[in-house]
Transfer RNA from a Lachnospiraceae bacterium, 73 nucleotides, folded computationally. It was read from a public genome assembly. It matches the Rfam family "tRNA". By type it is a transfer RNA.
């Protein structure tokens, strides 16, 4: 230096014919219990790495920049 795939709540990952952002774990909070786990129910919490571009409309589709992983040289 080329090539390919990855970057989405605190963690782990889902969301490819473009049309409201989601699970599970984990924090809360409340129910249940003598009380504590566990168990039910409910809440918050994300400008989808960044910058542009197309589109009515982008996480999703082009360009580019970053990091990150694997191959070849």
């Nucleotide at each position: 230096g080329c090539u390919u795939c990855c970057g989405u709540g605190g963690c782990u990952c889902a969301g490819u014919u473009g049309g409201u952002a989601g699970a599970g774990c984990g924090a809360c909070g409340c129910a249940u219990u003598c009380g504590u786990a566990a168990u039910g129910c409910g809440u918050a919490g994300g400008u989808c790495a960044c910058c542009g571009g197309u589109u009515c409309a982008a996480a999703u589709c082009c360009g580019g920049u970053c990091g990150g992983a694997a191959g070849c040289u």